[in-house]
RNA sequence: CAGGUCGGCUAGGUGAUUGCGGCGCUGUUUGUCAGCGCUGAGGAAAGUCCGCCCUCCGCAGGGCAGCGGUGCCGGCUAACAGCCGGGCGGGGAAACCCGACAGCAUAGUGCUACAGAGAAGCGUAUUGCCGCAAGGAAACUUGCGGCGAGGGUGAAACGGUGGUGUAAGAGACCACCGGCGCGGGCAGCAAUGUUCGCGGCCAGGCAAACCUCACCGGGAGCAAGGCAAAGCAGGCGCAUUGGGGCGGCCCGUCCCGUAAAAAGCGCCGGGUAUGCUGCAUGACAGGCGGAGUAAUUCGCCCGCUAGAGAGAUGAUCAUCAAGUCGUCGUGAGGCGGCUUACAGAAGGCGGCUUAUAGGCUGGCCUGAACG
Numbered sequence: 001c002a003g004g005u006c007g008g009c010u011a012g013g014u015g016a017u018u019g020c021g022g023c024g025c026u027g028u029u030u031g032u033c034a035g036c037g038c039u040g041a042g043g044a045a046a047g048u049c050c051g052c053c054c055u056c057c058g059c060a061g062g063g064c065a066g067c068g069g070u071g072c073c074g075g076c077u078a079a080c081a082g083c084c085g086g087g088c089g090g091g092g093a094a095a096c097c098c099g100a101c102a103g104c105a106u107a108g109u110g111c112u113a114c115a116g117a118g119a120a121g122c123g124u125a126u127u128g129c130c131g132c133a134a135g136g137a138a139a140c141u142u143g144c145g146g147c148g149a150g151g152g153u154g155a156a157a158c159g160g161u162g163g164u165g166u167a168a169g170a171g172a173c174c175a176c177c178g179g180c181g182c183g184g185g186c187a188g189c190a191a192u193g194u195u196c197g198c199g200g201c202c203a204g205g206c207a208a209a210c211c212u213c214a215c216c217g218g219g220a221g222c223a224a225g226g227c228a229a230a231g232c233a234g235g236c237g238c239a240u241u242g243g244g245g246c247g248g249c250c251c252g253u254c255c256c257g258u259a260a261a262a263a264g265c266g267c268c269g270g271g272u273a274u275g276c277u278g279c280a281u282g283a284c285a286g287g288c289g290g291a292g293u294a295a296u297u298c299g300c301c302c303g304c305u306a307g308a309g310a311g312a313u314g315a316u317c318a319u320c321a322a323g324u325c326g327u328c329g330u331g332a333g334g335c336g337g338c339u340u341a342c343a344g345a346a347g348g349c350g351g352c353u354u355a356u357a358g359g360c361u362g363g364c365c366u367g368a369a370c371g
Stems, first nucleotide, its partner, number of pairs: 001367010012320007020040008042342001046353002049351005054221004061251004067217005072086005087101001088099004102212002108210002110206003127150001128147008159177006178202002180199008225277004234268005242256005284303001286301006321340008
């Protein structure tokens, strides 16, 4: 210097005029008035995919099913399908990136295109090899039997190399290797790695197909709720040791009731839909230091930084900045045009995913050149 890869910050600045929301103070004719001060949309506010805070189901539960979620190990966190570190597998020359990560799929059911003889419970046989018989001068042909080692098809064909053996072959047998199972040693918290021994055990792929196993999970949600005001019109039905509430069922518990009505439940019908609150001091932001590989955590200092309610946080002008194009100039630079992303809080927080013009900047990998 070039390419690659992993991050961090930013998302225009300044001035003038003017318009809004909230809070506070002063004045005050108490009016949404006037003045002053402070403050007012993000890294994703988006998606609504996860987890929770909070609220209600009168209080407090247990179990089961069903449904849903997760799925290697260890840690972080309020929690999580998140994050960090590690293991294993895959991609890449590397930095680095991805993960569909429990389960011989023999506990069962199922699917497996095309090509190929055949895509799986020990089978099948296209080309082919061998034996016997017949025909033929021979090559060879036909029939019967044996084989599945060689060749071919395919992503993948019932382990591989070398031998023994056989009529010809074959884990049929043997040595070594690979995989698998069982049992030890060593390292590690563990996943796992490595090594030794025994065993011919050698069984395709798909579970992000159903499934099996292990663990976890009450339900509903800010249109949740609470308060006030206003307004109306009630009617019908429900059982016998009963009715109702707690997502389904059971247990338990609570409320109502005792022979018939209420608490309540169900159905039909009517009225209201207004105001206030929930609504921002937080699992909070920033700085410094300690611990830890890191995620994160602890301590100290410091700050208060939106709360609308059909929905405020803006508009105009000027100038600068950045980028880009053209032009002038030896050059420094000048002049002119155009552009400045994705996009807007709605109870809140932690994640994930998606969108993003331009600018600044750091680590690592590879290559080239120079010193």

The RNA shown here (Bacterial RNase P class A) has 371 nucleotides and comes from an Anaerolineae bacterium. It is recorded under the gene name rnpB. It matches the Rfam family "Bacterial RNase P class A". It is annotated as a ribozyme. Rfam links the family to the GO terms ribonuclease P activity, tRNA processing and dimeric ribonuclease P complex. The RNAcentral record of the sequence draws on ENA. Model confidence (mean pLDDT): 77 of 100. NCBI's taxonomy places the organism under Bacteria, Bacillati, Chloroflexota, Anaerolineae.